[in-house]
Molecule: transfer RNA
Organism: Candidatus Beckwithbacteria bacterium
RNA sequence: CGGGGAGUAGUCAAGUGGUAUGAUACGCGGUUUGGGACCGUGUGGCGGGAGUUCGAUUCUCCCCUCCCCGA
Numbered sequence: 001c002g003g004g005g006a007g008u009a010g011u012c013a014a015g016u017g018g019u020a021u022g023a024u025a026c027g028c029g030g031u032u033u034g035g036g037a038c039c040g041u042g043u044g045g046c047g048g049g050a051g052u053u054c055g056a057u058u059c060u061c062c063c064c065u066c067c068c069c070g071a
Stems, first nucleotide, its partner, number of pairs: 001070007010024004018054001026042005047063005
């Protein structure tokens, strides 16, 4: 320098245009003599910008970060 892939909650992962899902973690309650485990409930997120669209995590472009391949 060229090509490809990835970026979603504190962490890990799903989600191919219509209210973003789960596990774990955390807060509260129940259960227990207490803790753990278990049950219920809650908090918290789409890397940044622009475009297309009635509507974008999703499609297009640019930028940033990480990984792989080539030179």